[in-house]
RNA sequence: GGUUCGAUGGCGUAGUUGGUUGUCGCACCUGUCUCACACACAGGAGGUCCUCAGUUCGAGACUGGGUCGAAUCA
Numbered sequence: 001g002g003u004u005c006g007a008u009g010g011c012g013u014a015g016u017u018g019g020u021u022g023u024c025g026c027a028c029c030u031g032u033c034u035c036a037c038a039c040a041c042a043g044g045a046g047g048u049c050c051u052c053a054g055u056u057c058g059a060g061a062c063u064g065g066g067u068c069g070a071a072u073c074a
Base pairs, nucleotide, nucleotide: 001073002072003071004070005069006068007067010026011025012024019057028044029043030042031041032040050066051065052064053063054062
């Protein structure tokens, strides 16, 4: 340098055919329980979906540019 794939809360991950509100687990916070902690149970907060444009009535998803990462070829 070429080709292919990927980027979604702190971490990991679902979202397949574009549709109204973005899923789950761990972690975190509060409450119940306990002398206290842990466990368990109940509740809660946390996402400009890598970035800039485009298409569309509507984009996490489709198209193009860019950045970063991985695999592979040379």